[in-house]
């Protein structure tokens, strides 16, 4: 220059004019109105997939079922998130992906293949007999076919032929040293090889999990009236199951289940928060501290819009380019609903750092 | 908002603790009839919503995505 990796930013911009929403303040005046002032979406607000805070259920108890998580060590209120770091795999590389156990038992492993896992023998190798162009026995292996997957791997020795049968080299198990917090890595000694694959199959093992969810829940008003038919001893809190316990109830009958007939309006919860920002210090980093500043959406059928101008971006056409002029496009995903902390998923297009590998020039 | 449920033939619906899905109406051909029904012989029908991942192998199991339905104060 090019073709890549890895991360981060913004998400049109200024300006005029009319609109809404909350909140102060003044006025009119008390069903509310005007009127000025402040402020008023997002990186994802989204999906509702984790993890949390609040709030009811008993200050959330015990067991069983059941879910979740899964290299180590950190950080973190937590966490399925996120650093570093370890081993496997892929890529020439920056880099990217994956992560307990299968020598605890159960189960699968279609088709083809001899054999898919106590074991087996098609084709070959050898040896042996026979009624010998063939057949019987008997030994042999994982270099032949088959298959997603074939019994540690190539070589030498050695054998009738072979073959961990010996041996050398690597791989695998065991054990000790040694560094390391640890996963793990070096060494070095022994064992001749046992242990096919699947655990996003049941299971095993370590940790972690009570449920609901702001329609949670509170208070204020208003209703749950009165009757009438059936079941009825146990009902409820308790939304898996039993245990424990509380609370109402046992015929003047709790509860349940079908008619009858009613209620659905306010106010709180709600926005100051594991809070933004800038600055210093630790930490390799994820992140933690300390000090200044600052207040940054709260609506309820639910506000954040609309139009015009100028500027920049894209398209288009004139023009051989370029640059200049004219016309469109008003522009990507999208929208706050109790709140953080992460995960995924959408996303026109701009732009920034740092690395790579290749070629070219000094 | 918040929570659950669920997608399979043209419709309605099954299975399958992984090994190329099936029933029923409907369809379509032939029989029957003068023609139709009914009947009776038969024959087809599939991106299993979509995409990735485990796995030899996915409708099934694991994850994210979309459409549909129900439920609460």
């Nucleotide at each position: 220059a090019a073709a890549g990796c890895a991360g981060g930013u913004c998400a049109g911009a200024c300006g005029a004019u009319c609109g809404c929403g909350u909140u102060c303040c003044a006025c009119c005046a008390u069903c509310g109105g005007u009127g000025g002032a402040a402020u008023g979406a997002g990186g994802a607000a989204a999906g509702u997939c984790c993890g949390a805070a609040c709030u009811c259920c008993a200050u959330a108890g015990g067991g069983c079922a059941g879910g979740g998580u899964g290299g180590u060590c950190c950080g973190u209120a937590a966490c399925a998130c996120g650093g570093a770091c370890u081993c496997c795999g892929g890529g020439u590389g920056a880099c990217c992906g994956g992560g307990g156990g299968a020598a605890a038992g159960u189960g699968c492993c279609a088709c083809a293949g001899a054999a898919a896992a106590u074991a087996c023998a098609c084709a070959g190798u050898c040896c042996c007999g026979c009624c010998c162009u063939g057949c019987g026995g008997g030994a042999u292996a994982a270099a032949g076919g088959u298959g997603a997957a074939a019994u540690g791997g190539c070589g030498a020795g050695g054998u009738a032929a072979g073959a961990g049968c010996u041996c050398a080299c690597c791989g695998c198990u065991u054990c000790a040293a040694u560094g390391g917090u640890g996963a793990c890595a070096u060494u070095g000694a022994a064992g001749g090889c046992a242990g096919g694959g699947c655990a996003a199959a049941c299971c095993c093992c370590a940790c972690c999990c009570g449920g609901a969810g702001c329609a949670a829940g509170a208070c204020c008003a208003a209703a749950u009236a009165a009757g009438c038919g059936g079941a009825g001893a146990g009902a409820g809190g308790c939304g898996g199951c039993c245990c424990g316990u509380c609370u109402c109830a046992u015929u003047u009958g709790a509860u349940c289940c079908g008619c009858g007939g009613g209620u659905a309006g306010g106010u709180c919860g709600c926005u100051u928060g594991a809070g933004a920002u800038g600055c210093c210090g630790g930490g390799c980093a994820a992140c933690c501290g300390g000090c200044a500043u600052c207040c940054c959406a709260g609506a309820u059928a639910a506000a954040u819009g609309a139009u015009c101008g100028u500027c920049a971006u894209c398209c288009c056409g004139c023009c051989g380019c370029a640059a200049g002029c004219g016309g469109g496009a008003c522009u990507a995903c999208a929208g706050a609903a109790u709140u953080c902390g992460g995960c995924u998923u959408a996303u026109c297009g701009a732009c920034c750092u740092g690395c790579u590998u290749u070629g070219g020039c000094u | 908002g918040g929570c659950g449920c669920u997608u399979u033939a043209g419709c309605u619906c099954a299975g399958u603790c992984g090994g190329u899905a099936g029933a029923g109406c409907a369809a379509c051909g032939g029989a029957c009839u003068g023609a139709a029904a009914a009947u009776c012989c038969g024959u087809g029908u599939g991106u299993g919503c979509c995409c990735a991942g485990u796995u030899c192998g996915a409708u099934u199991c694991u994850g994210g995505g979309a459409g549909g339905c129900g439920c609460c104060a």
About this RNA: Predicted 3D model of RNase P RNA and transfer RNA as a complex of 435 nucleotides. Its mean pLDDT, the model's own confidence on a scale to 100, is 77. It holds a member of the Rfam family "Bacterial RNase P class A". The family's RNA type in Rfam is ribozyme.